[in-house]
Context: one part of a larger RNA
Parts: sequence; structure tokens; C1' cells
RNA sequence: CUGCGGUUAAAAAGUUCGUAGUUCGUUUUCUGCCACUGUGAUUAAAUCGAAUCGUUCAUCGAUUCUUAACUGCGUAUCACAGUAUGGCCAUUAUGCGGCAAUGAGCGAAGCUGGACGUACUAGAUGGGGACAGGUGAAAUAGGAUGAUCCAUCUAAGACGCUCGGUGGCGGAGGCUUUCAGCGCAGCUCAUGUGUCACGAUCAAGAACUAAAGUCAGGGGAUAGACGACGAUUAGAAACCGUUUUAUUCCUGACCCUAAACGAUGUCGCCUAGACGGAGGGCUCGGCUCUCUCUCCAAGAGAAAUCGUAAGGCUACAGACUCCGGGGGAAGUAUGGUCGCAAGGCUGAAACUU
Repeated sequence: CUGCGGUUAAAAAGUUCGUAGUUCGUUUUCUGCCACUGUGAUUAAAUCGAAUCGUUCAUCGAUUCUUAACUGCGUAUCACAGUAUGGCCAUUAUGCGGCAAUGAGCGAAGCUGGACGUACUAGAUGGGGACAGGUGAAAUAGGAUGAUCCAUCUAAGACGCUCGGUGGCGGAGGCUUUCAGCGCAGCUCAUGUGUCACGAUCAAGAACUAAAGUCAGGGGAUAGACGACGAUUAGAAACCGUUUUAUUCCUGACCCUAAACGAUGUCGCCUAGACGGAGGGCUCGGCUCUCUCUCCAAGAGAAAUCGUAAGGCUACAGACUCCGGGGGAAGUAUGGUCGCAAGGCUGAAACUU
């Protein structure tokens, strides 16, 4: 290497960009080179093999391997010949891939600023006058210094009901009151436009990355790890209840992990259909392009199921990347590196079974 696997058994890096690398549309012609095919020549010695000799044998050493016939394989270099196929240089076009252009549209993508809304809580004033709260049942905490409750007003912070939908957008994380602004953001469709393969995937590297956590400064309504108390209980370091600090919010910096999940890498082409949903275009009862949910043909699979592939792509090689090789020890130790720290990334073995 032939020739394994990765939805759920071990295994797709959380995502995107991206250099090296690997890889790469269709087509005309020409020349030569390479590959390739054929023929011929050369292809050191040691070594291997066979036989003989020396030593009792062995190890070891030495010598020889001539001729003829038949039959292959193969390395390197050179020469000659050939051109079916492939590659490269050059050349001709194409243009359904990519990018750009023009026109139309779509959406909670993102960032910044303003405005609005109810509710919770707190305060003030008035009413009111004994409980209220909480639970399986209670109690702690609250209340005649007037609670709970009702009304009006004020303050503050957070949040964004209905609409709302297996609806939409985004690379993933994620994104939802409303208005405005910003970045020539993004995607889709259409076109007799331009360019002319400019593409694909990617070690290294870069950026983003929920929640929690860290640092500094604000803010602090609600909820609430820790803590305190009340219960429960044999006990209760819990579940239930009262209260409550960090946190939860904002700004600036870190951290870089998740069941970061479709547990399914990206790109390309191909393979019956059906009911729907969303966005375009047209010649609009329909056709067509893109996205999406469900059910399924062929096929696949251990099956569940997949069919937006988990089907086919045979030189079992369409192109490229990442990862796995019994269970534990262990994502531990050690070293390196990043981090303020917490810790992250990289990552064994003994031993055991």
C1' cells in the first nucleotide's frame, strides 16, 4: 500500500476565514518533451545459490560456475522506433463553475442611539382596621410604630405579554416592543451584461464563540449559588418554606468551555414521487429557481431508521481535511504552552481486567 471505520457501538475539531500542501470544468490545433509501448546494448565487486578443495566435522577460508536448447520476470542508464491513451508547454474557442455588473425582493442577522409598555419591588398620601403570608400540614420571617388589601402619585432597575407559527434570519454561538442611523453587511430570484477556471479543501496561523467564572468602574428592581433560620426525618450538611451575599444588568478587558447536538465535516454530480410551509421570477387555475417540515421509490443499514442520505460516484480513488483501534487507570501524571486566577490546549505509562 492493497482493503477498515466515525447518527446511536471507539471515532466529524463549536464555527468561519486561511498560507503551505493536496486537488481541479468543457473544447480545437500544433510542436516537442514526459509518461507509455517495442527492440537492442550495458547493468562493478562483495553478497545469495550450486559444486569441489583445505581442517576429523562444523564455523571459516579458497577455487570454479563452460557450452547448447527452451522459458520468463525485473531495476537503472543510453540508443533507435512508435503514437491508441494520458499529462505538461503553447494555442483556439466555450462559458452551465467562481467572482463582478444591472434590476427586483427578503428577514428577530449585527452594531449604535432615542422613545414606549405592562408587571414586580420600594416610597409618599388617602381609605380601611386584623390578620396576612406560606405549606402536604406547619413554623420561622411580616403586622396596632396600622400589615395584607383598595385608590392615586413618585422612583428605580430589569424585562419585552398578545401577534407568534416544526414561521424567518445568521458561519456557529445565537437573534423578537418600536423608531432612526451605520457598515456599499448577508441571502434569494431575474438578465442575449463583463471576466474567462480566477475554483475546491485545507497542516500552520487568525477571528468569533451560550452559561458560569475573573479584573476594574457603574448599577442593584427581580430572581438567587453561599450563608442563617423554620420544617421534614432515625439523622437531613437535601428535597419544602422564610430571609439573603456573590451573581443576574451596563461599560471596558480577560476566560474559550457545553448533550457548543442533526450526537451526522466541507464542496461537486447523479437517483421515483406526494400533502404542506417561506421567499423570488414568468407567458400566473399553471410552470420554474432557492430554502424548509412531514411521508415515502430505488437503494442502504445490525436495527432504530435514512431517503435535505446514513443511497450511487469501481482503479471499492469524485476532491480535500479531521478523528478512532477492548474496558479501566485518565483527560490523570509529566514536560511544553496559554491564562490574573479558575483552569484551557497538548497528553502518556506502570499496574489492572

This is a predicted structure of a 353-nucleotide part of an RNA (small-subunit ribosomal RNA, central domain) from Spironucleus sp. GEPA2H. Rfam family: Bacterial small subunit ribosomal RNA. The prediction has a mean pLDDT of 81. The organism belongs to Spironucleus, within Eukaryota. RNAcentral holds the full RNA, with entries from ENA.